[in-house]
Context: one part of a larger RNA
RNA sequence: GCCUACGAGUUACUCUUUACUGGCAAGGUUAAGCCCUUAUGGGGCGUUAACCGAAGCGAAAGCGAGUCUGAAUAGGGCGUAUAGUCAGUAGAGGUAGACGCGAAACCUUGUGAUCUACCCAUGGCCAGGAUGAAGGUGGUUUAACCGCCACUGGAGGUCCGAACCGAUAAGCGUUGAAAAGCUUCCGGAUGAGCUGUGGGUAGGGGUGAAAGGCUAAUCAAACUGGGAAAUAGCUCGUACUCCCCGAAAUGCCUUUAGGGGCAGCGUAGAGGUUAAGUUUAAUAGAGGUAGAGCUACUGAUUGGAUGCGGGGGAAGCGAUUCCUACCAAGUCCUGACAAACUCCGAAUGCUAUUAAAUAUACUCUGCAGUGAGCCCGCGGGUGCUAAGGUCCGCGGACGAGAGAGGGAGAACUCAGACCAACAGCUAAGGUCCCUAAAUCUAUUCUAAGUUGAUAUAACGUGGUCCGAUUGCAUUGACAGCCAGGAUGUUUGCUUGGAAGCAGCCAUUCAUUUAAAGAGUGCGUAACAGCUCACUGGUCGAGCGAUUGGGCGUGGAUGAUACUCGGGCAUCAAGAAUAGUACCGAAGCUUUGGACUCAUAGCAAUAUGAGUGGUAGGGGAGCAUUCUAACAACGUUGAAGGAGUUGCGUGAGCGCUACUGGAGUGGUUAGAAAAGCAAAUGUAGGC
Numbered sequence: 001g002c003c004u005a006c007g008a009g010u011u012a013c014u015c016u017u018u019a020c021u022g023g024c025a026a027g028g029u030u031a032a033g034c035c036c037u038u039a040u041g042g043g044g045c046g047u048u049a050a051c052c053g054a055a056g057c058g059a060a061a062g063c064g065a066g067u068c069u070g071a072a073u074a075g076g077g078c079g080u081a082u083a084g085u086c087a088g089u090a091g092a093g094g095u096a097g098a099c100g101c102g103a104a105a106c107c108u109u110g111u112g113a114u115c116u117a118c119c120c121a122u123g124g125c126c127a128g129g130a131u132g133a134a135g136g137u138g139g140u141u142u143a144a145c146c147g148c149c150a151c152u153g154g155a156g157g158u159c160c161g162a163a164c165c166g167a168u169a170a171g172c173g174u175u176g177a178a179a180a181g182c183u184u185c186c187g188g189a190u191g192a193g194c195u196g197u198g199g200g201u202a203g204g205g206g207u208g209a210a211a212g213g214c215u216a217a218u219c220a221a222a223c224u225g226g227g228a229a230a231u232a233g234c235u236c237g238u239a240c241u242c243c244c245c246g247a248a249a250u251g252c253c254u255u256u257a258g259g260g261g262c263a264g265c266g267u268a269g270a271g272g273u274u275a276a277g278u279u280u281a282a283u284a285g286a287g288g289u290a291g292a293g294c295u296a297c298u299g300a301u302u303g304g305a306u307g308c309g310g311g312g313g314a315a316g317c318g319a320u321u322c323c324u325a326c327c328a329a330g331u332c333c334u335g336a337c338a339a340a341c342u343c344c345g346a347a348u349g350c351u352a353u354u355a356a357a358u359a360u361a362c363u364c365u366g367c368a369g370u371g372a373g374c375c376c377g378c379g380g381g382u383g384c385u386a387a388g389g390u391c392c393g394c395g396g397a398c399g400a401g402a403g404a405g406g407g408a409g410a411a412c413u414c415a416g417a418c419c420a421a422c423a424g425c426u427a428a429g430g431u432c433c434c435u436a437a438a439u440c441u442a443u444u445c446u447a448a449g450u451u452g453a454u455a456u457a458a459c460g461u462g463g464u465c466c467g468a469u470u471g472c473a474u475u476g477a478c479a480g481c482c483a484g485g486a487u488g489u490u491u492g493c494u495u496g497g498a499a500g501c502a503g504c505c506a507u508u509c510a511u512u513u514a515a516a517g518a519g520u521g522c523g524u525a526a527c528a529g530c531u532c533a534c535u536g537g538u539c540g541a542g543c544g545a546u547u548g549g550g551c552g553u554g555g556a557u558g559a560u561a562c563u564c565g566g567g568c569a570u571c572a573a574g575a576a577u578a579g580u581a582c583c584g585a586a587g588c589u590u591u592g593g594a595c596u597c598a599u600a601g602c603a604a605u606a607u608g609a610g611u612g613g614u615a616g617g618g619g620a621g622c623a624u625u626c627u628a629a630c631a632a633c634g635u636u637g638a639a640g641g642a643g644u645u646g647c648g649u650g651a652g653c654g655c656u657a658c659u660g661g662a663g664u665g666g667u668u669a670g671a672a673a674a675g676c677a678a679a680u681g682u683a684g685g686c
Base pairs, nucleotide, nucleotide: 001686002685003684004683005682006681011096012095013094015093016092017091018090019089020088021087022086023085024084027052028051029050033045034044035043036042037041056063057062066078067077068076069075099237100236102234106227107226108225110223111222117201118200119199120198121197122196123195124194125193126191128160129159130158131156135152136151137150138149139148140147164188165187166186169184170183171182172181203219205215206214207213240621241620242619243618244617245616250263251262252261253260254259264370265369266367267366268365269364270363271362277358278357279356280355281354282353283352284351285350291344292342293341298338299337303333304332305331306330309327310326311324312323313322314321315320373398375396376395377394378393379392380391381390382389403414404413405412418593419592420591421590423589424588425587429583430582431581432567433566434565438580440579441578442577443576444575445574446573451569452568459554460553461552463551464550465549466548467547468546469545470544471543472542480538481537482536483535484534486511487510488509492504493503517532521530522529594611595610596609597608598607599606600605622675624672625671626670627669628668629667630666632664633663640659641658643656645654646653647652
């Protein structure tokens, strides 16, 4: 992992409640027990017990269709309009283990020191080698000691190192040879040493040279039995079919936040009225949002004018007058802002009435689930007008929604799947090939493979196309080429120099001219030289200036070819426009079939509407085991197995070669140990 078997809403309670069915009914019912009959049974008594109901109110005495409060005959509270009760079945609740499995823990009775910790008693063990303490003897020394030398001696939690005890480092081993080992290296090895045997200390206790260590492979409280099915707002699992409807992830409260209670939303049944619901249209309302506005307030605010007053300055003996690159109230003009501004002010929405269409809405009762939501569009708060962020409101989708498109994708676009079909039409989106359908028709632009998916700006662009305004031009423009571009003069000043061209001044003049600046730019130390403006010639048709728009282009880095879904494409791309055809879905239609509801009908049936679905509610069935009644089958072959085949929407049910070898179905009721794919499910097998 697979197979087989087992495996989870049960049972009890004269408990509570609701629905349905039945009996009796202002009543209903018997309990324990007893009697009769005879036997999984039936009948009777048990009622001068008891329970529920028929009356309530009050704390109570008590009174009573009333009563309590109260001084009250007031007011107010609770009552008064009769239907109940017993049994059965079903839904749900309560009390019990209460759908099943699952803790870590708590308490209690015992069992353990054959492992290990420490202790007690009694035994055992430690190759060999090294070092050489005290003491002793002799010598020497001293007044005597002290001291010195030699020998002797054999101390030590002494040294080296086997046994023994340990465990430093590395490797191996890691479903091991081993639930702690092996190899090499390593520590102690006469000691606080190691060890045999016997004994002691016991669970909030022991023991501990102390690591929360050890206390039988178990220790921050051992193990065994019991309380015990502890409790688990938590996790997991919870078994056949078809049909109808179908949610929620919100509000308030909660030692509440992943749990609950009430409401909201679902389902099933019942009810009754003045049709309340929904949609559309019309009419009438309330309101202060969007917008707008502010010389209409409050607050904020741009530029200008004016200038009460102040500052500074001038004149004047003074009064006072004048001036101002200053400050500035107020006023005027102008520009412009506001969630907590409003002289104004919509659309929607809301309320009411009427009309039409449609079929809800509401109340009561049974049973729920939900109370983690999420994305998209729009209106906002918060945040950075950040987030696949967060918090509200309105709508849609997903959730619980399949199908087509979007390369692929919960939510985007199209569209809501009862079943079948080798029929048709369309939606979004597409029509060169992959790939169903246009290499379709007509007109432009883009040349960047831009693009063909979905990324970008400021700022650039003599890329190209289309405009607008304006100027020049056959009396010859524009560009090119040829020629000229002079003179007073090196103007004056400055300066070492300044000659068109360092700088300054000048109405920057005048002359000769077709034209030529007291000079446009290079250049020189200064000149020179080159060039431009300007003019003529040549040429022969458009040429400039400013500005708007379309498409493109630079700006533009993700690191192996890597991407438009791909191939590829100069249209098969993008933009602007006109048109036809086709493809394309579970949409719509066609044909056949199934089911549900409504209406009509006695019925058969007809017509119409419908049949996506998680949590969940309701309905109808299939299968298994046993019981009862009835009726059956079986050695001329039961159950079980098994191939073919038939029937039913389905769970499933038949027929029957073959196998098997003794019991077993059908119908109608009843009762349940009544259906497995999951629970790291349990047991067995492979």